[in-house]
RNA sequence: GCUCGAAAAAGGCAAACCCGUCGUGAGGCGGGGGCGCAAAGCCAAGAAUCUGUCAAACUCGCAGAUUGUCUAGCUGCCGAA
Numbered sequence: 001g002c003u004c005g006a007a008a009a010a011g012g013c014a015a016a017c018c019c020g021u022c023g024u025g026a027g028g029c030g031g032g033g034g035c036g037c038a039a040a041g042c043c044a045a046g047a048a049u050c051u052g053u054c055a056a057a058c059u060c061g062c063a064g065a066u067u068g069u070c071u072a073g074c075u076g077c078c079g080a081a
Stems, first nucleotide, its partner, number of pairs: 004079002012037002017032006035068001041074002045071003048066006
């Protein structure tokens, strides 16, 4: 350095749910909370799921949401075996 990831140490993030607020919605943000997480850091590029719109309906299209669903890309703390 690479791989790997301890019932290690330090630090970090924060699901459900509740309150407030924004949004038609999926959901976002702030506070509480703590199920979990070694990339649960960044990125919406590919896939997946979801919402809105169109439409008799579906597909397609268009506009969006989720990175705590997976993949790709970029970066990164610690160091037992």